[in-house]
Context: one part of a larger RNA
Molecule: small-subunit ribosomal RNA, central domain
Organism: uncultured bacterium
RNA sequence: CUGGGUGUAAAGGGAGCGUAGGUGGUCUGGCAAGCCAGAAGUGAAAGCCCGGGGCUUAACCGCGGGACUGCUUUUGGAACUGUUGGACUGGAGUGCAGGAGGGGUAAGCGGAAUUCCUGGUGUAGCGGUGAAAUGCGUAGAUAUCAGGAGGAACACCGGUGGCGAAGGCGGCUUACUGGACUGUAACUGACACUGAGGCUCGAAAGCGUGGGGAGCAAACAGGAUUAGAUACCCUGGUAGUCCACGCGGUAAACGAUGAAUACUAGCUGUUGGGGAGCGAAGCUCUUCGGUGGCGGCGCAAACGCAAUAAGUAUUCCACCUGGGGAGUACGUUCGCAAGAAUGAAACUC
Numbered sequence: 001c002u003g004g005g006u007g008u009a010a011a012g013g014g015a016g017c018g019u020a021g022g023u024g025g026u027c028u029g030g031c032a033a034g035c036c037a038g039a040a041g042u043g044a045a046a047g048c049c050c051g052g053g054g055c056u057u058a059a060c061c062g063c064g065g066g067a068c069u070g071c072u073u074u075u076g077g078a079a080c081u082g083u084u085g086g087a088c089u090g091g092a093g094u095g096c097a098g099g100a101g102g103g104g105u106a107a108g109c110g111g112a113a114u115u116c117c118u119g120g121u122g123u124a125g126c127g128g129u130g131a132a133a134u135g136c137g138u139a140g141a142u143a144u145c146a147g148g149a150g151g152a153a154c155a156c157c158g159g160u161g162g163c164g165a166a167g168g169c170g171g172c173u174u175a176c177u178g179g180a181c182u183g184u185a186a187c188u189g190a191c192a193c194u195g196a197g198g199c200u201c202g203a204a205a206g207c208g209u210g211g212g213g214a215g216c217a218a219a220c221a222g223g224a225u226u227a228g229a230u231a232c233c234c235u236g237g238u239a240g241u242c243c244a245c246g247c248g249g250u251a252a253a254c255g256a257u258g259a260a261u262a263c264u265a266g267c268u269g270u271u272g273g274g275g276a277g278c279g280a281a282g283c284u285c286u287u288c289g290g291u292g293g294c295g296g297c298g299c300a301a302a303c304g305c306a307a308u309a310a311g312u313a314u315u316c317c318a319c320c321u322g323g324g325g326a327g328u329a330c331g332u333u334c335g336c337a338a339g340a341a342u343g344a345a346a347c348u349c
Base pairs, nucleotide, nucleotide: 004320005319006318007303008302012317014201015200016199017198021194022193023192025088026087027086028085029084030083031082033081034080035077036076037075038074039073040072041071042070048066049065050064051063053061054060091191092188093187094186095184096183097182098181103177104176105175106174107173108172109171110154115149116148117147118146119145120144121143125136126135162169163168206247207246208245209244210243211242215241216240220236221235222234223233258316259315260314261313262312263311266294267293268292269291270290271289272288273287274286275285276284277283278282298305299304322349323348324347331342332341333340334339
């Protein structure tokens, strides 16, 4: 160097776009760098291997052959890789025709409910718990009716249903806008896959500035419980939760399963399209895309996975190498900070 792995044992980057690089469809001509064959030169001697020889034998010594897997030059070959020219349409993309969707951004609108305010009715309780108390209430609460204010979230539909690269997305309307899918086969003609660095996006909490603040609620206060109770339960309650702009960049960011392509029994549900048939609100067959359940081969330590693979193969990236020390220290980069990223060793079992 080769050889092993990554669902749960250590190990898939949170996700995408993409640079270098790596890898790359079908046919055909040229070249000959890789590749193959021949020849020549060289590959010192000793050593090594084989054969036979000399010291009584062996070690040892000497002879012949081989090997020295290499390098250089040269003559050829052209299957494969490469390179260059030409062509192709199956990969990829464009056009055209369609339907589906909580995909994104902005603006406007709506009803239910909670809270608060004003007024009416009305009177002694309300609230809360395992039981209570703190708390609220004769300055008229709770309950109930009418009106008003304000903020946040959108019951039912709602679904192992849909969309998105992931994070995530759910009242209604409008505007702008991204992607996927089906059909067609008009166009381009390998334009592809992956992707170290890089760039962008990235729940919640957190930070900065300015707004907003109904409900909920870290911290905090009080009441209980208890041996104690810095908790669980109750009454309150501030940051925060909401909006705009900026920062931060982490999660059990999970399918704990990287991306792409091809192939490999079936059965059954659901979702978005297409085709065919049938006395047709429907049914049957078929086809493409998604999303579930079960199951055979195969795989797997087992659990299980099983066309949405953890199967069979190829390409590229990331990562792992005993537990603790430790995702710590130091250094560096980033950040307003909190901290994030990178990331050891001594020692110990």